Model confidence (mean pLDDT): 77 of 100.
A computed fold for a 155-nucleotide RNA from Phycisphaerales bacterium UBA5793, annotated as c-di-AMP riboswitch aptamer (ydaO/yuaA leader).
The sequence was found by an Rfam model in a public genome assembly.
NCBI's taxonomy places the organism under Bacteria, Pseudomonadati, Planctomycetota, Phycisphaerae, Phycisphaerales.
RNA sequence: ACGUUGUUGCAGCCGAGUCUCCGCCUGAAGGCGGGGAGCGGGGGAUCCAAUGCCGUGGGUGGAACCACGGCCGGGGCGAAGGGAUCAACUCGAUCCCAGGCCACUUUCAAGGCCCAGCCCGUCAGCUAACCUCGCAGGCACAUGAAAGGGCACGA
Numbered sequence: 001a002c003g004u005u006g007u008u009g010c011a012g013c014c015g016a017g018u019c020u021c022c023g024c025c026u027g028a029a030g031g032c033g034g035g036g037a038g039c040g041g042g043g044g045a046u047c048c049a050a051u052g053c054c055g056u057g058g059g060u061g062g063a064a065c066c067a068c069g070g071c072c073g074g075g076g077c078g079a080a081g082g083g084a085u086c087a088a089c090u091c092g093a094u095c096c097c098a099g100g101c102c103a104c105u106u107u108c109a110a111g112g113c114c115c116a117g118c119c120c121g122u123c124a125g126c127u128a129a130c131c132u133c134g135c136a137g138g139c140a141c142a143u144g145a146a147a148g149g150g151c152a153c154g155a
Stems, first nucleotide, its partner, number of pairs: 004155003008152003012139003018037008038135006048125001052071007073123001074120004081097006099114004104148006
């Protein structure tokens, strides 16, 4: 070094939200700004899909269709969507289905938790090229079995 092996130990979680380089303030901690890689989101052709209701005018044999105006708007990130009951200014509460998370990974079982919030501003389906934005915040002692891995230690 390689292979085998072990009643051994270790590994934080949700989330895209990480790594690195340069410059300046300022010598450091720290802060600001700008790049690269990586991860994540939005916009954006053809093709395909879709294009509500009312009124007026045009059009027609009648329609289709076109224009204008009005009404209902519509959309994005995220698991956070739907229904029922209670309450009754409302806020809200409970339950069911769907969905999300639980410690290296997968499967099974049990148990527990979540099911929010924020944004755009009348506008955006999909979408190649292209354009553009974010890289936060919050939390924690963590179930069992099987299989398969990583690092360390021992033989």